[in-house]
Context: one part of a larger RNA
RNA sequence: CGUGCGAUACUUGAAGGGGAGCUCUCCUCAGUACGAGAGGACCGGGAGAGACAAACCUCUGGUGUUCCAGUUAUCCUGCCAAGGGUAAUAGCUGGGUAGCUACGUUUGGAAGGGAUAAGCGCUGAAAGCAUCUAAGUGCGAAGCCCCCCUCAAGAUUAGGUAUCGUAUUCUGCUUCGGCAGAAUGUAGGCUCCUCGUAGACGACGAGGUUGAUAGGCUGCAUGUGUAAGACCAGUAAUGGUUUCAGCUAAGCAGUACUAAUAAGCCGAAAG
Numbered sequence: 001c002g003u004g005c006g007a008u009a010c011u012u013g014a015a016g017g018g019g020a021g022c023u024c025u026c027c028u029c030a031g032u033a034c035g036a037g038a039g040g041a042c043c044g045g046g047a048g049a050g051a052c053a054a055a056c057c058u059c060u061g062g063u064g065u066u067c068c069a070g071u072u073a074u075c076c077u078g079c080c081a082a083g084g085g086u087a088a089u090a091g092c093u094g095g096g097u098a099g100c101u102a103c104g105u106u107u108g109g110a111a112g113g114g115a116u117a118a119g120c121g122c123u124g125a126a127a128g129c130a131u132c133u134a135a136g137u138g139c140g141a142a143g144c145c146c147c148c149c150u151c152a153a154g155a156u157u158a159g160g161u162a163u164c165g166u167a168u169u170c171u172g173c174u175u176c177g178g179c180a181g182a183a184u185g186u187a188g189g190c191u192c193c194u195c196g197u198a199g200a201c202g203a204c205g206a207g208g209u210u211g212a213u214a215g216g217c218u219g220c221a222u223g224u225g226u227a228a229g230a231c232c233a234g235u236a237a238u239g240g241u242u243u244c245a246g247c248u249a250a251g252c253a254g255u256a257c258u259a260a261u262a263a264g265c266c267g268a269a270a271g
Stems, first nucleotide, its partner, number of pairs: 001154001005165007016151004022050007034039001052108005060102004067095005072087006112146003119139004167184007186268001188266004192208005213259003216255005223247002229242005
C1' cells in the first nucleotide's frame, strides 16, 4: 500500500510450506510347522531397551558475582566488643531461592485409509493350445498421497463468523433529490507512562486511579543454621541460656503508601 466504509475479537485451511517417520532384545505361540538329524520358523499377542526429538523444572543434580554462615592477612570506625574496606572487578571455604538448565521428568515414532514398485495372481484372446495383458480385473513396500504436529487469507481467488461505530456543525453550489469543501471529532488506535510470561531495536504481552502494572510495606514460603545484647559456667580459649534464633535475591499473596498524573495526535462511504 492492497484486501471497494472504519474497527475489535475469534476463526477456516488451499493437489501451499515445514516437521516427524528409526532400530534392537526378550517372553509367548512352540521346541510346534518343516527336517533323517543337526537345527528351527512365518503369522498373531505381550514386555522392555538404545539412539533421536519436543516440552517442562514436581523429583535428582548443576549454576546461582553477595541470600546465609564460617574463616586467614591487613587497614579503618579512638580502644574493647560489634561492624566495614581490600586480597586479579566473588580473598578463600560450606550451603543456596527464583530463573536458566541436564545428568532429571513427561511425551512422541503408533494404528488406519488410498494409489502403486519389484513381485504374485484371476479371466483372456491375438495364435482353436498356452499365456498376469492386448480389452478387463485382484493383491502387493520402512517408499508416494492422506491420517499426526506446526506455520499459513499478499490464498491479488486477498475467505468466514460475531460485535461496535458510521454522528454533529459551518460554507459554497444545486436540476432542491442532493453534491463539494472544511471543522468538531464517534467506534477504535497511537504517542506518553508503570512493567514482563516478551525482547538487540522495533515488535509482542500485562496495566495506567472505575488501578494490584512496578516499587515500598505486611504476612507466608524458601535458604542459611541459632544473630546482637544481656546473663550464667570457666583463670582463659571457649561453652551454655535467652533462641529451631537473627538475617533472608529474583518466589506467592494482601495492601493504593510511591509512581502509572495531565495532555496530545490519528481516525469512516469510495467505485
The part of an RNA shown here (large-subunit ribosomal RNA, domain VI) has 271 nucleotides and comes from a Candidatus Omnitrophota bacterium. The organism belongs to Candidatus Omnitrophota, within Bacteria. It was read from a public genome assembly.